This is a predicted structure of a 146-nucleotide RNA (SAM riboswitch aptamer (S box leader)) from Brevibacillus brevis NBRC 100599.
RNAcentral holds the sequence, with entries from Rfam and Ribocentre.

RNA sequence: ACCUUAUCCAGAGAAGGUGGAGGGACUGGCCCGAUGAUACCCGGCAACCGACAUGACGCCAUUCAGACGCGAGAAAGCGACUGAUUAACAGGCGACAUGCACGGUGCUAAUUCCUGCAGAAACAAAAGUGGUCUGGAAGAUAAGGG
Repeated sequence: ACCUUAUCCAGAGAAGGUGGAGGGACUGGCCCGAUGAUACCCGGCAACCGACAUGACGCCAUUCAGACGCGAGAAAGCGACUGAUUAACAGGCGACAUGCACGGUGCUAAUUCCUGCAGAAACAAAAGUGGUCUGGAAGAUAAGGG
């Protein structure tokens, strides 16, 4: 590269710094931009993953701690010992909820700015037009795989 899953109508500087021309993925639109955009730094937002805290739940049947011996070894594993705990406390593990914002990302104009492909109902005599709803494609981000 590619594959899977989840999310994408909330939120985030109307006067921070650098810099100086295009930018909003692509199509068609419609917008943003020398009153300085896009980008980078700072600030901020959010809470996807990890860590941590609390809570209730489930599972384990013995569990936990300590020092000793074997072992190349203070690891793993095995052995024997001591202390505590024994049927629910503690402990370990699992998933969940809430919190937090420590670590890894992400985001920070407009719903992913709208749209593209298919279908449905309604309006219309029809062609058709515009809107609504549903699903999909494409894209973005995270986590996992590769």
Record summary
The coordinates come from a structure-prediction model, not an experiment, and the mean pLDDT is 76.